Transfer RNA from Candidatus Opitulatrix roisinitermitis, 73 nucleotides, folded computationally.
It was read from a public genome assembly.

RNA sequence: GCCCCCGUAGCUCAGUGGAUAGAGUAGAGGACUUCUAAUCCUUUGGUCGCACGUUCGAAUCGUGUCGGGGGCG
Repeated sequence: GCCCCCGUAGCUCAGUGGAUAGAGUAGAGGACUUCUAAUCCUUUGGUCGCACGUUCGAAUCGUGUCGGGGGCG
RNA backbone atom coordinates (compact mmCIF):
# COMPACT_ATOMS: atom_id res chain seq x y z
P G A 1 -0.64 3.70 3.58
O5' G A 1 -0.97 2.79 2.30
C5' G A 1 -0.72 3.33 1.01
C4' G A 1 -0.70 2.24 0.00
C3' G A 1 -1.94 1.37 0.00
O3' G A 1 -2.99 1.93 -0.75
C1' G A 1 0.00 0.00 0.00
P C A 2 -4.51 1.72 -0.36
O5' C A 2 -4.79 0.22 -0.84
C5' C A 2 -4.78 -0.11 -2.21
C4' C A 2 -4.96 -1.60 -2.40
C3' C A 2 -6.15 -2.22 -1.69
O3' C A 2 -7.37 -2.03 -2.38
C1' C A 2 -4.24 -3.53 -1.28
P C A 3 -8.72 -1.94 -1.60
O5' C A 3 -8.98 -3.44 -1.11
C5' C A 3 -9.19 -4.47 -2.03
C4' C A 3 -9.26 -5.82 -1.35
C3' C A 3 -10.26 -5.93 -0.21
O3' C A 3 -11.59 -6.11 -0.68
C1' C A 3 -8.22 -6.87 0.48
P C A 4 -12.82 -5.62 0.22
O5' C A 4 -12.88 -6.70 1.39
C5' C A 4 -13.18 -8.06 1.10
C4' C A 4 -13.05 -8.91 2.35
C3' C A 4 -13.85 -8.46 3.56
O3' C A 4 -15.22 -8.82 3.47
C1' C A 4 -11.68 -9.00 4.23
P C A 5 -16.33 -7.96 4.16
O5' C A 5 -16.15 -8.31 5.72
C5' C A 5 -16.39 -9.63 6.18
C4' C A 5 -16.00 -9.77 7.62
C3' C A 5 -16.63 -8.78 8.60
O3' C A 5 -17.95 -9.13 8.95
C1' C A 5 -14.33 -8.94 9.04
P C A 6 -19.01 -7.98 9.32
O5' C A 6 -18.51 -7.49 10.74
C5' C A 6 -18.53 -8.35 11.85
C4' C A 6 -17.83 -7.73 13.04
C3' C A 6 -18.39 -6.39 13.52
O3' C A 6 -19.54 -6.55 14.32
C1' C A 6 -16.05 -6.28 13.42
P G A 7 -20.63 -5.37 14.34
O5' G A 7 -19.91 -4.21 15.17
C5' G A 7 -19.44 -4.46 16.50
C4' G A 7 -18.83 -3.21 17.09
C3' G A 7 -19.79 -2.05 17.24
O3' G A 7 -19.52 -1.33 18.45
C1' G A 7 -17.95 -1.39 15.95
P U A 8 -20.45 -1.58 19.71
O5' U A 8 -21.93 -1.35 19.14
C5' U A 8 -22.45 -0.04 18.96
C4' U A 8 -23.94 -0.03 19.13
C3' U A 8 -24.46 -0.65 20.42
O3' U A 8 -24.36 0.22 21.52
C1' U A 8 -25.72 -1.47 18.61
P A A 9 -23.86 -0.38 22.88
O5' A A 9 -25.11 -0.14 23.85
C5' A A 9 -25.49 1.19 24.23
C4' A A 9 -26.02 1.20 25.64
C3' A A 9 -25.15 0.51 26.67
O3' A A 9 -25.18 1.24 27.89
C1' A A 9 -27.29 -0.45 26.70
P G A 10 -24.03 2.27 28.28
O5' G A 10 -22.92 1.39 29.00
C5' G A 10 -21.73 2.01 29.50
C4' G A 10 -21.00 1.04 30.42
C3' G A 10 -20.67 -0.30 29.80
O3' G A 10 -19.43 -0.27 29.12
C1' G A 10 -21.75 -0.63 31.88
P C A 11 -19.30 -1.03 27.69
O5' C A 11 -19.28 -2.57 28.11
C5' C A 11 -18.18 -3.14 28.82
C4' C A 11 -18.43 -4.61 29.10
C3' C A 11 -18.77 -5.46 27.89
O3' C A 11 -17.61 -5.90 27.19
C1' C A 11 -20.35 -5.87 29.60
P U A 12 -17.70 -6.28 25.62
O5' U A 12 -18.62 -7.58 25.59
C5' U A 12 -18.14 -8.83 26.08
C4' U A 12 -19.14 -9.94 25.79
C3' U A 12 -19.66 -10.00 24.38
O3' U A 12 -18.75 -10.65 23.49
C1' U A 12 -21.47 -10.16 25.87
P C A 13 -18.87 -10.42 21.89
O5' C A 13 -20.46 -10.52 21.71
C5' C A 13 -21.06 -10.55 20.43
C4' C A 13 -22.52 -10.97 20.62
C3' C A 13 -23.46 -10.58 19.52
O3' C A 13 -23.41 -11.49 18.42
C1' C A 13 -24.45 -10.10 21.61
P A A 14 -23.86 -10.98 16.96
O5' A A 14 -25.45 -10.92 17.08
C5' A A 14 -26.21 -12.12 17.16
C4' A A 14 -27.68 -11.87 17.35
C3' A A 14 -28.44 -11.21 16.21
O3' A A 14 -28.67 -12.10 15.14
C1' A A 14 -29.19 -10.38 18.29
P G A 15 -28.63 -11.53 13.60
O5' G A 15 -29.77 -10.42 13.57
C5' G A 15 -31.14 -10.79 13.65
C4' G A 15 -32.01 -9.56 13.87
C3' G A 15 -32.00 -8.54 12.75
O3' G A 15 -32.96 -8.86 11.75
C1' G A 15 -31.71 -7.45 14.84
P U A 16 -32.51 -9.27 10.27
O5' U A 16 -31.66 -8.02 9.74
C5' U A 16 -32.31 -6.90 9.19
C4' U A 16 -31.64 -6.47 7.91
C3' U A 16 -31.68 -7.52 6.79
O3' U A 16 -31.76 -6.89 5.52
C1' U A 16 -29.45 -7.08 7.35
P G A 17 -33.14 -6.91 4.75
O5' G A 17 -33.81 -5.51 5.07
C5' G A 17 -33.22 -4.28 4.81
C4' G A 17 -34.09 -3.21 5.47
C3' G A 17 -35.61 -3.41 5.38
O3' G A 17 -36.18 -2.85 6.54
C1' G A 17 -35.04 -1.40 4.34
P G A 18 -37.20 -3.74 7.40
O5' G A 18 -38.27 -2.66 7.84
C5' G A 18 -37.83 -1.43 8.46
C4' G A 18 -39.01 -0.61 8.91
C3' G A 18 -40.16 -1.39 9.52
O3' G A 18 -40.77 -0.58 10.51
C1' G A 18 -40.94 -0.31 7.57
P A A 19 -40.24 -0.61 11.96
O5' A A 19 -41.57 -0.83 12.76
C5' A A 19 -42.79 -0.15 12.34
C4' A A 19 -43.77 -0.14 13.47
C3' A A 19 -43.15 0.12 14.84
O3' A A 19 -44.00 0.92 15.62
C1' A A 19 -44.24 -1.95 14.84
P U A 20 -43.79 2.45 15.64
O5' U A 20 -42.72 2.60 16.81
C5' U A 20 -42.16 3.88 17.08
C4' U A 20 -41.42 3.88 18.41
C3' U A 20 -40.32 2.82 18.54
O3' U A 20 -39.26 3.35 19.33
C1' U A 20 -41.98 2.46 20.20
P A A 21 -37.82 3.44 18.73
O5' A A 21 -37.16 2.00 18.84
C5' A A 21 -37.44 0.97 17.94
C4' A A 21 -36.62 -0.26 18.23
C3' A A 21 -36.43 -0.57 19.72
O3' A A 21 -37.57 -1.25 20.23
C1' A A 21 -34.35 -0.71 18.59
P G A 22 -37.69 -1.62 21.81
O5' G A 22 -37.17 -3.11 21.78
C5' G A 22 -36.67 -3.72 22.98
C4' G A 22 -36.19 -5.11 22.62
C3' G A 22 -35.42 -5.81 23.71
O3' G A 22 -36.30 -6.44 24.64
C1' G A 22 -34.21 -5.94 21.71
P A A 23 -35.83 -6.71 26.12
O5' A A 23 -34.92 -8.01 26.02
C5' A A 23 -35.48 -9.25 25.57
C4' A A 23 -34.40 -10.31 25.44
C3' A A 23 -33.55 -10.52 26.68
O3' A A 23 -34.18 -11.35 27.63
C1' A A 23 -32.15 -10.36 24.80
P G A 24 -33.92 -11.15 29.19
O5' G A 24 -32.45 -11.70 29.41
C5' G A 24 -32.17 -13.08 29.20
C4' G A 24 -30.69 -13.31 29.20
C3' G A 24 -29.94 -12.81 30.42
O3' G A 24 -30.03 -13.70 31.54
C1' G A 24 -28.79 -12.14 28.49
P U A 25 -30.18 -13.13 33.00
O5' U A 25 -28.80 -12.36 33.25
C5' U A 25 -27.58 -13.09 33.36
C4' U A 25 -26.39 -12.17 33.32
C3' U A 25 -26.35 -11.06 34.37
O3' U A 25 -25.90 -11.53 35.64
C1' U A 25 -25.84 -10.13 32.27
P A A 26 -26.45 -10.80 36.96
O5' A A 26 -25.83 -9.33 36.88
C5' A A 26 -24.44 -9.13 37.04
C4' A A 26 -24.08 -7.67 36.80
C3' A A 26 -24.83 -6.64 37.65
O3' A A 26 -24.27 -6.51 38.95
C1' A A 26 -24.84 -5.95 35.40
P G A 27 -25.25 -6.21 40.14
O5' G A 27 -25.76 -4.73 39.85
C5' G A 27 -24.86 -3.64 39.88
C4' G A 27 -25.58 -2.33 39.66
C3' G A 27 -26.81 -2.09 40.53
O3' G A 27 -26.47 -1.62 41.83
C1' G A 27 -27.31 -1.56 38.31
P A A 28 -27.43 -2.04 43.07
O5' A A 28 -28.79 -1.24 42.80
C5' A A 28 -28.83 0.18 42.82
C4' A A 28 -30.23 0.70 42.60
C3' A A 28 -31.32 0.05 43.44
O3' A A 28 -31.39 0.58 44.75
C1' A A 28 -32.01 0.12 41.21
P G A 29 -31.88 -0.40 45.94
O5' G A 29 -33.43 -0.58 45.69
C5' G A 29 -34.31 0.53 45.77
C4' G A 29 -35.71 0.16 45.34
C3' G A 29 -36.33 -1.04 46.04
O3' G A 29 -36.82 -0.74 47.34
C1' G A 29 -36.71 -1.23 43.75
P G A 30 -36.83 -1.91 48.44
O5' G A 30 -37.94 -2.95 47.94
C5' G A 30 -39.31 -2.58 47.94
C4' G A 30 -40.16 -3.57 47.18
C3' G A 30 -40.27 -4.95 47.78
O3' G A 30 -41.20 -5.02 48.88
C1' G A 30 -39.91 -5.15 45.47
P A A 31 -41.03 -6.19 49.97
O5' A A 31 -41.47 -7.54 49.19
C5' A A 31 -42.81 -7.70 48.76
C4' A A 31 -42.99 -9.04 48.06
C3' A A 31 -42.58 -10.26 48.86
O3' A A 31 -43.60 -10.66 49.77
C1' A A 31 -41.67 -10.42 46.70
P C A 32 -43.21 -11.23 51.22
O5' C A 32 -42.38 -12.55 50.94
C5' C A 32 -43.02 -13.69 50.32
C4' C A 32 -42.01 -14.76 49.98
C3' C A 32 -41.10 -15.15 51.13
O3' C A 32 -41.71 -16.07 52.01
C1' C A 32 -39.79 -14.80 49.19
P U A 33 -41.66 -15.88 53.58
O5' U A 33 -40.11 -16.09 53.89
C5' U A 33 -39.50 -17.36 53.67
C4' U A 33 -38.02 -17.30 53.97
C3' U A 33 -37.63 -16.68 55.29
O3' U A 33 -37.77 -17.60 56.37
C1' U A 33 -36.25 -15.80 53.58
P U A 34 -38.52 -17.14 57.72
O5' U A 34 -37.59 -15.95 58.24
C5' U A 34 -38.08 -15.08 59.25
C4' U A 34 -36.93 -14.42 59.98
C3' U A 34 -35.84 -13.86 59.07
O3' U A 34 -36.17 -12.56 58.62
C1' U A 34 -34.84 -15.17 60.79
P C A 35 -35.85 -12.19 57.09
O5' C A 35 -34.25 -12.11 57.02
C5' C A 35 -33.56 -11.09 57.74
C4' C A 35 -32.08 -11.28 57.64
C3' C A 35 -31.52 -11.46 56.25
O3' C A 35 -31.36 -10.23 55.55
C1' C A 35 -30.58 -13.07 57.67
P U A 36 -31.57 -10.26 53.91
O5' U A 36 -30.35 -11.13 53.34
C5' U A 36 -29.03 -10.64 53.42
C4' U A 36 -28.03 -11.70 53.06
C3' U A 36 -28.14 -12.27 51.66
O3' U A 36 -27.61 -11.41 50.66
C1' U A 36 -27.78 -14.00 53.20
P A A 37 -28.25 -11.43 49.17
O5' A A 37 -27.86 -12.88 48.61
C5' A A 37 -26.52 -13.21 48.28
C4' A A 37 -26.39 -14.69 47.97
C3' A A 37 -27.22 -15.19 46.79
O3' A A 37 -26.57 -14.94 45.55
C1' A A 37 -27.51 -16.63 48.62
P A A 38 -27.48 -14.53 44.26
O5' A A 38 -28.38 -15.82 43.98
C5' A A 38 -27.78 -17.03 43.53
C4' A A 38 -28.81 -18.14 43.54
C3' A A 38 -30.07 -17.89 42.73
O3' A A 38 -29.89 -18.19 41.36
C1' A A 38 -30.66 -18.65 44.87
P U A 39 -30.63 -17.29 40.22
O5' U A 39 -32.18 -17.54 40.46
C5' U A 39 -32.75 -18.83 40.28
C4' U A 39 -34.20 -18.85 40.73
C3' U A 39 -35.09 -17.76 40.15
O3' U A 39 -35.54 -18.08 38.85
C1' U A 39 -35.42 -17.87 42.48
P C A 40 -35.75 -16.95 37.76
O5' C A 40 -37.08 -16.22 38.24
C5' C A 40 -38.31 -16.94 38.31
C4' C A 40 -39.36 -16.12 39.01
C3' C A 40 -39.59 -14.71 38.47
O3' C A 40 -40.37 -14.69 37.29
C1' C A 40 -39.46 -14.63 40.80
P C A 41 -40.18 -13.54 36.18
O5' C A 41 -40.85 -12.27 36.89
C5' C A 41 -42.24 -12.26 37.17
C4' C A 41 -42.62 -11.00 37.91
C3' C A 41 -42.19 -9.70 37.25
O3' C A 41 -43.06 -9.31 36.20
C1' C A 41 -41.68 -9.62 39.55
P U A 42 -42.44 -8.47 34.95
O5' U A 42 -42.20 -7.04 35.59
C5' U A 42 -43.29 -6.25 36.05
C4' U A 42 -42.81 -5.04 36.81
C3' U A 42 -41.90 -4.09 36.05
O3' U A 42 -42.59 -3.23 35.17
C1' U A 42 -41.01 -4.47 38.21
P U A 43 -41.87 -2.74 33.82
O5' U A 43 -40.69 -1.82 34.37
C5' U A 43 -40.99 -0.62 35.07
C4' U A 43 -39.73 -0.03 35.68
C3' U A 43 -38.65 0.34 34.70
O3' U A 43 -38.88 1.62 34.12
C1' U A 43 -37.70 -0.88 36.49
P U A 44 -38.16 1.99 32.70
O5' U A 44 -36.73 2.48 33.19
C5' U A 44 -36.62 3.61 34.05
C4' U A 44 -35.18 3.81 34.46
C3' U A 44 -34.23 4.03 33.32
O3' U A 44 -34.23 5.38 32.88
C1' U A 44 -33.31 2.48 34.85
P G A 45 -34.14 5.68 31.29
O5' G A 45 -32.67 5.17 30.89
C5' G A 45 -31.52 5.76 31.49
C4' G A 45 -30.30 4.94 31.21
C3' G A 45 -30.03 4.70 29.73
O3' G A 45 -29.34 5.78 29.15
C1' G A 45 -29.87 2.66 30.93
P G A 46 -29.96 6.49 27.81
O5' G A 46 -29.54 5.54 26.61
C5' G A 46 -28.20 5.06 26.53
C4' G A 46 -27.82 4.84 25.10
C3' G A 46 -28.22 5.94 24.11
O3' G A 46 -27.18 6.15 23.19
C1' G A 46 -29.10 3.88 23.42
P U A 47 -26.66 7.63 22.87
O5' U A 47 -27.14 7.99 21.39
C5' U A 47 -28.47 7.73 20.99
C4' U A 47 -28.79 8.50 19.75
C3' U A 47 -27.86 8.29 18.56
O3' U A 47 -28.24 7.11 17.86
C1' U A 47 -28.32 10.61 18.83
P C A 48 -27.58 6.75 16.43
O5' C A 48 -27.04 5.29 16.67
C5' C A 48 -25.95 5.04 17.55
C4' C A 48 -25.52 3.60 17.41
C3' C A 48 -24.96 3.23 16.03
O3' C A 48 -23.95 2.24 16.21
C1' C A 48 -26.86 1.90 16.48
P G A 49 -22.77 2.06 15.10
O5' G A 49 -21.67 3.11 15.57
C5' G A 49 -21.40 3.27 16.99
C4' G A 49 -20.32 4.30 17.18
C3' G A 49 -20.49 5.58 16.37
O3' G A 49 -21.36 6.50 17.02
C1' G A 49 -18.30 4.76 16.12
P C A 50 -22.38 7.37 16.06
O5' C A 50 -21.43 8.38 15.28
C5' C A 50 -20.65 9.32 15.99
C4' C A 50 -19.81 10.13 15.03
C3' C A 50 -20.52 10.70 13.82
O3' C A 50 -21.25 11.88 14.11
C1' C A 50 -18.54 9.67 13.12
P A A 51 -22.58 12.23 13.27
O5' A A 51 -22.05 12.67 11.84
C5' A A 51 -21.25 13.83 11.71
C4' A A 51 -20.72 13.97 10.29
C3' A A 51 -21.77 13.92 9.19
O3' A A 51 -22.46 15.15 9.03
C1' A A 51 -19.95 12.57 8.59
P C A 52 -23.98 15.11 8.47
O5' C A 52 -23.83 14.74 6.93
C5' C A 52 -23.19 15.65 6.04
C4' C A 52 -22.85 14.97 4.73
C3' C A 52 -24.02 14.41 3.94
O3' C A 52 -24.75 15.41 3.22
C1' C A 52 -22.31 12.81 3.98
P G A 53 -26.33 15.17 2.91
O5' G A 53 -26.33 13.93 1.89
C5' G A 53 -25.87 14.09 0.57
C4' G A 53 -25.70 12.77 -0.14
C3' G A 53 -26.99 12.03 -0.53
O3' G A 53 -27.59 12.56 -1.69
C1' G A 53 -25.44 10.50 0.40
P U A 54 -29.23 12.42 -1.90
O5' U A 54 -29.45 10.84 -2.09
C5' U A 54 -29.01 10.20 -3.26
C4' U A 54 -29.44 8.75 -3.27
C3' U A 54 -30.92 8.53 -3.00
O3' U A 54 -31.70 8.72 -4.18
C1' U A 54 -29.63 7.03 -1.69
P U A 55 -33.04 9.55 -4.15
O5' U A 55 -34.00 8.64 -3.25
C5' U A 55 -34.38 7.35 -3.69
C4' U A 55 -35.07 6.59 -2.58
C3' U A 55 -36.22 7.32 -1.90
O3' U A 55 -37.41 7.28 -2.64
C1' U A 55 -34.85 6.27 -0.27
P C A 56 -38.32 8.62 -2.82
O5' C A 56 -38.90 8.84 -1.37
C5' C A 56 -39.59 10.04 -1.02
C4' C A 56 -40.34 9.85 0.28
C3' C A 56 -39.50 9.26 1.40
O3' C A 56 -38.75 10.23 2.09
C1' C A 56 -41.54 8.07 1.23
P G A 57 -37.22 9.88 2.48
O5' G A 57 -37.39 8.74 3.57
C5' G A 57 -38.01 9.02 4.82
C4' G A 57 -38.24 7.75 5.60
C3' G A 57 -36.99 6.93 5.88
O3' G A 57 -36.29 7.42 7.02
C1' G A 57 -38.71 5.52 5.10
P A A 58 -34.70 7.45 6.93
O5' A A 58 -34.23 5.94 6.96
C5' A A 58 -34.61 5.12 8.08
C4' A A 58 -33.46 4.19 8.48
C3' A A 58 -32.22 4.91 8.97
O3' A A 58 -31.55 4.08 9.90
C1' A A 58 -31.69 3.68 7.05
P A A 59 -31.88 4.23 11.43
O5' A A 59 -30.79 3.29 12.19
C5' A A 59 -29.43 3.68 12.26
C4' A A 59 -28.55 2.46 12.36
C3' A A 59 -28.40 1.68 11.06
O3' A A 59 -27.35 2.18 10.27
C1' A A 59 -28.91 0.21 12.87
P U A 60 -27.55 2.21 8.62
O5' U A 60 -27.82 0.70 8.19
C5' U A 60 -26.83 -0.31 8.42
C4' U A 60 -27.39 -1.67 8.05
C3' U A 60 -27.74 -1.81 6.57
O3' U A 60 -27.38 -3.09 6.11
C1' U A 60 -29.65 -2.22 7.89
P C A 61 -26.05 -3.26 5.19
O5' C A 61 -26.41 -2.42 3.88
C5' C A 61 -27.06 -3.04 2.77
C4' C A 61 -27.11 -2.07 1.60
C3' C A 61 -25.89 -1.18 1.38
O3' C A 61 -24.85 -1.88 0.70
C1' C A 61 -27.82 0.14 1.25
P G A 62 -23.30 -1.50 0.95
O5' G A 62 -23.12 -0.13 0.19
C5' G A 62 -23.25 -0.08 -1.22
C4' G A 62 -23.02 1.33 -1.72
C3' G A 62 -21.75 2.00 -1.23
O3' G A 62 -20.62 1.61 -2.00
C1' G A 62 -23.55 3.48 -0.94
P U A 63 -19.15 1.56 -1.32
O5' U A 63 -18.76 3.09 -1.15
C5' U A 63 -18.58 3.91 -2.27
C4' U A 63 -18.31 5.34 -1.87
C3' U A 63 -17.20 5.54 -0.83
O3' U A 63 -15.90 5.47 -1.38
C1' U A 63 -19.08 6.82 -0.23
P G A 64 -14.69 4.91 -0.48
O5' G A 64 -14.44 6.10 0.56
C5' G A 64 -14.01 7.37 0.10
C4' G A 64 -14.14 8.40 1.19
C3' G A 64 -13.36 8.13 2.47
O3' G A 64 -11.97 8.45 2.36
C1' G A 64 -15.53 8.85 3.02
P U A 65 -10.92 7.57 3.20
O5' U A 65 -11.21 7.99 4.71
C5' U A 65 -11.03 9.34 5.12
C4' U A 65 -11.60 9.55 6.51
C3' U A 65 -11.03 8.64 7.58
O3' U A 65 -9.76 9.08 8.07
C1' U A 65 -13.36 8.69 7.76
P C A 66 -8.72 8.01 8.67
O5' C A 66 -9.31 7.71 10.13
C5' C A 66 -9.39 8.72 11.10
C4' C A 66 -10.06 8.23 12.35
C3' C A 66 -9.52 6.92 12.93
O3' C A 66 -8.31 7.09 13.65
C1' C A 66 -11.87 6.86 12.92
P G A 67 -7.28 5.88 13.70
O5' G A 67 -8.01 4.80 14.62
C5' G A 67 -8.24 5.09 16.00
C4' G A 67 -9.05 3.98 16.65
C3' G A 67 -8.55 2.57 16.46
O3' G A 67 -7.45 2.26 17.29
C1' G A 67 -10.86 2.59 16.09
P G A 68 -6.40 1.12 16.79
O5' G A 68 -7.20 -0.24 16.94
C5' G A 68 -7.62 -0.70 18.21
C4' G A 68 -8.42 -1.98 18.10
C3' G A 68 -7.76 -3.10 17.31
O3' G A 68 -6.75 -3.79 18.03
C1' G A 68 -10.01 -2.89 16.65
P G A 69 -5.55 -4.49 17.21
O5' G A 69 -6.22 -5.74 16.47
C5' G A 69 -6.78 -6.79 17.23
C4' G A 69 -7.48 -7.79 16.34
C3' G A 69 -6.66 -8.38 15.20
O3' G A 69 -5.75 -9.39 15.62
C1' G A 69 -8.78 -7.77 14.39
P G A 70 -4.39 -9.60 14.76
O5' G A 70 -4.88 -10.27 13.41
C5' G A 70 -5.44 -11.56 13.41
C4' G A 70 -6.03 -11.91 12.05
C3' G A 70 -5.07 -11.92 10.88
O3' G A 70 -4.24 -13.09 10.83
C1' G A 70 -7.03 -10.81 10.24
P G A 71 -2.80 -13.04 10.07
O5' G A 71 -3.15 -13.00 8.51
C5' G A 71 -3.81 -14.10 7.89
C4' G A 71 -4.17 -13.78 6.46
C3' G A 71 -3.01 -13.36 5.57
O3' G A 71 -2.23 -14.47 5.09
C1' G A 71 -4.81 -11.88 5.24
P C A 72 -0.70 -14.30 4.74
O5' C A 72 -0.68 -13.41 3.42
C5' C A 72 -1.26 -13.90 2.22
C4' C A 72 -1.23 -12.85 1.13
C3' C A 72 0.13 -12.23 0.85
O3' C A 72 0.97 -13.06 0.04
C1' C A 72 -1.48 -10.52 0.97
P G A 73 2.57 -13.02 0.23
O5' G A 73 3.00 -11.59 -0.31
C5' G A 73 2.82 -11.26 -1.68
C4' G A 73 3.08 -9.79 -1.91
C3' G A 73 4.44 -9.29 -1.46
O3' G A 73 5.47 -9.58 -2.38
C1' G A 73 2.75 -7.79 -0.76